[in-house]
RNA sequence: GCGCGCAUAGCUCAGUUGGUUAGAGCGACCGCUUUACACGCGGUAGGUCCUGGGUUCGAAUCCUAGUGCGCGCA
Numbered sequence: 001g002c003g004c005g006c007a008u009a010g011c012u013c014a015g016u017u018g019g020u021u022a023g024a025g026c027g028a029c030c031g032c033u034u035u036a037c038a039c040g041c042g043g044u045a046g047g048u049c050c051u052g053g054g055u056u057c058g059a060a061u062c063c064u065a066g067u068g069c070g071c072g073c074a
Base pairs, nucleotide, nucleotide: 001073002072003071004070005069006068007067010026011025012024013023019057028044029043030042031041032040050066051065052064053063054062
């Protein structure tokens, strides 16, 4: 330099090929339980879906230009 892939909650990831509200597990916090802690149970908060632009009535999802990371080729 060329090609391919990935980027969604603090972490690990899902999101069924554009449509009802963006979700799970772990973690955090609160409560129940316990003399107390742990385990267990219930609940709450937490997101500009990497950034800019475009298509569309409607975009995490499609197109495009970047940024970061990974793999391969040279």
Predicted 3D model of a 74-nucleotide RNA (transfer RNA) from a Minisyncoccota bacterium. RNAcentral holds the sequence, with entries from ENA. Its Rfam family is "tRNA". Its family is annotated with triplet codon-amino acid adaptor activity in the Gene Ontology.